RNA sequence: AUGAAUACAAGGGGAGAGUUUACUGAUAGCGUUUAUCUAUUAGUAACGCCGAAGGAGCAAACUUACGUGAAUCUCUCAGGCAAAAAGACUCUUGUAGGACG
Numbered sequence: 001a002u003g004a005a006u007a008c009a010a011g012g013g014g015a016g017a018g019u020u021u022a023c024u025g026a027u028a029g030c031g032u033u034u035a036u037c038u039a040u041u042a043g044u045a046a047c048g049c050c051g052a053a054g055g056a057g058c059a060a061a062c063u064u065a066c067g068u069g070a071a072u073c074u075c076u077c078a079g080g081c082a083a084a085a086a087g088a089c090u091c092u093u094g095u096a097g098g099a100c101g
Base pairs, nucleotide, nucleotide: 006096007095008094009093010092011091012090013089018047020046021045022044023043024042025041026040027039028038029037048081049080050079054077055075056074057073061068062067
């Protein structure tokens, strides 16, 4: 003096699948001294679906054996299915780091 892997922070990009149905409550509107209807929102239940938070499972290979053993694969417990939030992964910047030369 170059500044790789890796870690952290900030900002950006970032898919898929029902703004489904029913019941209950609240708010607003129309109506009005009754009842009904519409919209929004909260909860519960049911059916359908998605996979890229998290979680779980395994191939080859290794092992005397038990077992170890990856994912964007599989499962869908969790999460999600208008927008918002989240979001694997990725880009930029900064800090740490110090491979290689």